[in-house]
Molecule: transfer RNA
Organism: bacterium
């Protein structure tokens, strides 16, 4: 150097024929329960979706670029 895959919360991952509030499970703060602890029960924070454009009324989702990784070719 071609080429195809992946990138959404601390972490693992869903989510596409473009629209209704971005969501799970563990985690974590709190509170319940207990003598306490675990476990179990409740709530709560937390992403602007790798970037940067573009297309559309409207983009996680469509398009080009790059930028990180991972595969095969050479």
């Nucleotide at each position: 150097g071609g080429g195809c895959c992946u990138g959404u919360a601390g972490c693992u991952c869903a989510g596409u024929u473009g629209g209704u509030u971005a969501g799970a499970g563990c985690g974590u703060a709190c509170g319940g329960u207990u003598g306490a602890u675990a476990a179990c029960c409740g709530u709560a924070a937390g992403g602007u979706g790798g970037g940067u454009g573009g297309u559309u009324c409207g983009a996680a989702u469509c398009c080009a670029c790059c930028c990180a990784g991972g595969c095969c070719c050479a």